[in-house]
Small-subunit ribosomal RNA, central domain from an uncultured bacterium, 347 nucleotides, folded computationally.

Context: one part of a larger RNA
Order: sequence, then structure tokens, then C1' cells
RNA sequence: CUGGGCGUAAAGGGCGCGUAGGCGGUCCUGAUCGUCGGAUGUGAAAGGCCUGGGCUCAACCUGGGAACUGCAUCCGAUACGGCGGGACUGGAGUGUGGGAGAGGUUGGUGGAAUUCCCAGUGUAGAGUGAAAUCGUAGAUAUGGGAAGAACACCGGUGGCGAAGGCGGCCAACUGGACCACAACUGACGCUGAGGCGCGAAAGCGUGGGGAGCAAACAGGAUUAGAUACCCUGGUAGUCCACGCCCUAAACGAUGGGCACUAGGUGUGGGCGGUAUUAAUCCCGCCUGUGCCGUAGCUAACGCAUUAAGUGCCCCGCCUGGGGAGUACGGUCGCAAGGCUGAAACUC
Repeated sequence: CUGGGCGUAAAGGGCGCGUAGGCGGUCCUGAUCGUCGGAUGUGAAAGGCCUGGGCUCAACCUGGGAACUGCAUCCGAUACGGCGGGACUGGAGUGUGGGAGAGGUUGGUGGAAUUCCCAGUGUAGAGUGAAAUCGUAGAUAUGGGAAGAACACCGGUGGCGAAGGCGGCCAACUGGACCACAACUGACGCUGAGGCGCGAAAGCGUGGGGAGCAAACAGGAUUAGAUACCCUGGUAGUCCACGCCCUAAACGAUGGGCACUAGGUGUGGGCGGUAUUAAUCCCGCCUGUGCCGUAGCUAACGCAUUAAGUGCCCCGCCUGGGGAGUACGGUCGCAAGGCUGAAACUC
């Protein structure tokens, strides 16, 4: 270096944008650095190989040959590759017209519930397996007010987003996907080491906010004990703004792109056709998302046009268990810690 792998055995980077690099559509043309052919030069000798010879043989010595698969120069070939030029539209993008959506950011706004405060009426609960802490200093219920947080039903086996994730209503700003038309550009593409950005929850810094819930903590129970499970309380936190942290069973435990390979049945978005007054029904196409299943694949389970099938391109990663995601070093962080990441020893 080649060879094997990565859904569950070790192994897909949490996700995106993109630099270098790798890879790259159809037709024509030019030259030829890759590539291929030929010639010349060179590729020392010795050794090794083939074939002769000399020591009685051999080792050893020696003649000749081939080889030295390479390099340089020149001449030639042009299919493939790369390069230059030209053309194309199927890849990619733009345009015009549409409808769908919890996609994002900001501002506003609504009702239910909860807790607290105030008031009158009024009387005994609340909690548990059973109790106790609480409530007769008047709770629960009813009326008024305040505050913060989350948005029942719709709701879906549904939708949107690259992932994390996103759910009351209204407005402004804003990203992406999809469908129809086929007007425009003319390969502008795919992937992507580094890099940059995003990244649940918890946690950290400064300031605010604090209803409910609730690590820690306190009390009551349970128990042999009970640093728990149950109950009554309760602080960080949960919420907002700005700045950090950068982890996860960040999961489809399945990287991205393109092409190809039986069907059946749901469902979201769009378009077309047939019928129809319309609602709508049936059929077809594109796009997304489920279930079942053929071939094939798989150790099996299972996957199966949303592949784990058949191929090509690019990236990441794995190489027995423990030691260990530890130590050391480096780097990032306010810290917590993150990233990178061994060995001895041992089975």
C1' cells in the first nucleotide's frame, strides 16, 4: 500500500454553509504534459540467471549471452484522461404565475386554570394504604382585584425545519420546500480535510421576573434502618434580555449526492383529465409521509423505489475486553468542563 467493515456485534461526524482537494453531462475541433508504439543513447564492473572453459570434482576462478522491467532525447499514434477553442440542453440555476405549512424574528392581544390579596355570607375540611405536619386566629365554596407561566378542544397514524427543534389569536419583517408554464443562463455540478456558523436539557456571568412546579434543604410518615419511594413545606432553577457553555439514547442507534430495480394499501401539498349545477366522485402526473410485501440483501432480527437491493463519486469512522474517554501534553472555557487522546499492567 492492497484486501474487510460501520441499523442491533467495534464503527456515520449532532446539523448546516463552504475553502483546498477528489470526482464530474452531450456534440464538434485543435494541440499533446498523462497514456501507447518505434528508434538512439544510457542503465559501470562484480554478484544473480543461461551457456561454455580452467583447477581430478566442487566450492572457487574465468569467456560469452540474456537481463537490468528504469531514465533522457527524437519520431509517431490520439481512443481514453487532462488542456485550449466552439456549440448544446437533459444536470444545476433564474424567471412568471400559484396554493400549503406549530419554519424563524419582533411587537401586540385573548380566555380557561393556578396561587396570592381584599370583602361579605357561611361551616369543616385538606391529605393518605393508614396517618401526621396545615385549617375553627374561620379554610373549602361565592364576588372583586393582582401576578407569572403554559396554551385544553381542533390535534392526526397530520404539517414545517439541515439538525437541535417548532402548537391560543393578530400584525410586521423574513428563510426554505412544492406545483404549473417552459421564457432565460448554458455544466455554472456533487462531495467536502481544515475553517465558519447553528446546536435540547442542565450549568455559568450581569440585570430583571418569580404564579405553578421543584434539585438542595426542613419537617411528617414508612422501615430493622430509610441520607429513598408517599405526604406537608421549600431555595436555586424553570421565565425575559444580553453574553458564555457545546454536551445527549443530539436515534431512523442507518453521512451526503446521482442513477437503476415487481406490486398493494393509507395519508399531507399541488396540477391535469373524465363526469357533474355544485359539493364531490373516479383516473393520472409531480412532491412529501406511513403500513404491507416480490426479487435481492442480511448472522439472524429484519430492510425492501423513504433500501439495509444494484452501481458510481466524495467525506467521517472501526480494528479484542478491562485499564479509559482516564493520564500526560496541546487547545478552548469565568467555572463546571469540552475537544484531541495514549501506555504500563491485566484477562
Source information: Its mean pLDDT, the model's own confidence on a scale to 100, is 83.